[in-house]
RNA sequence: GUAAAAGAUAGAGGCGCAAAUAUUAUCAGUAGCAUUUGCAAGGCGCAGCAGCUGAUGAGCAUAUGUGAAAGGAAUGUUUGCCGAAGCCGUUGAUAAGCUGCAUUAUCAAUCGCUGGGCUCAGUGUGAAUAACGCUGAGACUGUCAUCAAGCCUGAUGGAGUGCUAUCGUGCUU
Numbered sequence: 001g002u003a004a005a006a007g008a009u010a011g012a013g014g015c016g017c018a019a020a021u022a023u024u025a026u027c028a029g030u031a032g033c034a035u036u037u038g039c040a041a042g043g044c045g046c047a048g049c050a051g052c053u054g055a056u057g058a059g060c061a062u063a064u065g066u067g068a069a070a071g072g073a074a075u076g077u078u079u080g081c082c083g084a085a086g087c088c089g090u091u092g093a094u095a096a097g098c099u100g101c102a103u104u105a106u107c108a109a110u111c112g113c114u115g116g117g118c119u120c121a122g123u124g125u126g127a128a129u130a131a132c133g134c135u136g137a138g139a140c141u142g143u144c145a146u147c148a149a150g151c152c153u154g155a156u157g158g159a160g161u162g163c164u165a166u167c168g169u170g171c172u173u
Stems, first nucleotide, its partner, number of pairs: 001171003007167005014082001016081009032066004037061003042053003045101005085114003089110008115141002118138008143158006
């Protein structure tokens, strides 16, 4: 100086990602509890078993009084970071009295997808118009490649197993 594969270290994207914690609003005048009135024999996800409870009125509804919490959200602080992290599917385990089914939550493995945040539409979860997930679209932004321009930059396309820098390694001088 040049360069293929593998490797090590350190970095960049920005309303950047995640966790913990404090405060606040919402949840909600809801659930629950107590009392009154009416109907009435079952009630606790479904079936079976078991247990508890119920004519001393469970349960459902009305009225009055009292009256939460969790999840999710906003702001602040702290911490760990840049496949940060998240999600779809499948399997397994645990929990909700036992068994089977269903539902929800947590954890683990595995497959695949996503560079990043934002906006809009549909749909699902949700108390919700918040927020999140999935699908699709749109512009923005970072990065690399190609082409054009070259004062400013623009167009098209790809993906993070990427990109940048250094070390290291090979070859040549």
Model confidence (mean pLDDT): 78 of 100.
Lysine riboswitch aptamer from an uncultured Eubacteriaceae bacterium, 173 nucleotides, folded computationally.
It was read from a public genome assembly, where an Rfam model found it.